A computed fold for a 94-nucleotide RNA from a mouse gut metagenome, annotated as SAM riboswitch aptamer (S box leader). The RNAcentral record of the sequence draws on MGnify. The prediction has a mean pLDDT of 82.
RNA sequence: CUUAUCAAGAGCGGCGGAGGGGUCAGGCCCUGUGAUGCCCGGCAACCUGGCGUUUGCCAAGGUGCUAAAUCCUGCGGUUUAUCCGGAAGAUGAG
Numbered sequence: 001c002u003u004a005u006c007a008a009g010a011g012c013g014g015c016g017g018a019g020g021g022g023u024c025a026g027g028c029c030c031u032g033u034g035a036u037g038c039c040c041g042g043c044a045a046c047c048u049g050g051c052g053u054u055u056g057c058c059a060a061g062g063u064g065c066u067a068a069a070u071c072c073u074g075c076g077g078u079u080u081a082u083c084c085g086g087a088a089g090a091u092g093a094g
Stems, first nucleotide, its partner, number of pairs: 001094006011040001013039003019030003024074004041066003046062002048059004070088001075085003
């Protein structure tokens, strides 16, 4: 850079001990009833392997994920809505 997906799903575990939800701004939340993080566990099925070969089914080796829609808004449109599109971002494959 191209492309696909992003309202589903996932612990009453261990360590640890203060902030965290990526950054900026505005909101709104989570958190000593223990956050972030690490380990274990789990979820999912993009790549991968097997079967079937039309849809698909099974496994889980490489990733990924495991509060809230990518937590919401930021730009444009409009019927003002949990609307549509865009941008940005995340993840996979190339």